[in-house]
RNA sequence: AGACGUUAAUAGCAAACCCACAGUGAUGUGGUGACGCAAAGCUAUAGGGUCUUAAUCGAAGACAGCCAGUUGCCGAG
Numbered sequence: 001a002g003a004c005g006u007u008a009a010u011a012g013c014a015a016a017c018c019c020a021c022a023g024u025g026a027u028g029u030g031g032u033g034a035c036g037c038a039a040a041g042c043u044a045u046a047g048g049g050u051c052u053u054a055a056u057c058g059a060a061g062a063c064a065g066c067c068a069g070u071u072g073c074c075g076a077g
Stems, first nucleotide, its partner, number of pairs: 004075002012037002018031005035065001041070003047067002049063005
C1' cells in the first nucleotide's frame, strides 16, 4: 500500500410496529424501539433500478437499509 474482516477494542448508525407532524402520494421529520449494518457515512446533478402523482404527462417528485459512485475509522484472533 492493496486485499480481507469470523470471536478484539473504540466509536457509530437504527428496520418493523406504535404515536405526533408534513405531503395527493411514494415518502420525510421527531419520539419510541432494535431487525440488522465494516461504510446502514456522503451523493438522487451525472449511471442502472424500483416506487409515487390530485393538477401537470416531452412533466414533477421519492428511495443511498437495491446495485452503483465517492470519502473514510479500527486491525483483535
c-di-GMP-I riboswitch aptamer, 77 nucleotides, folded computationally.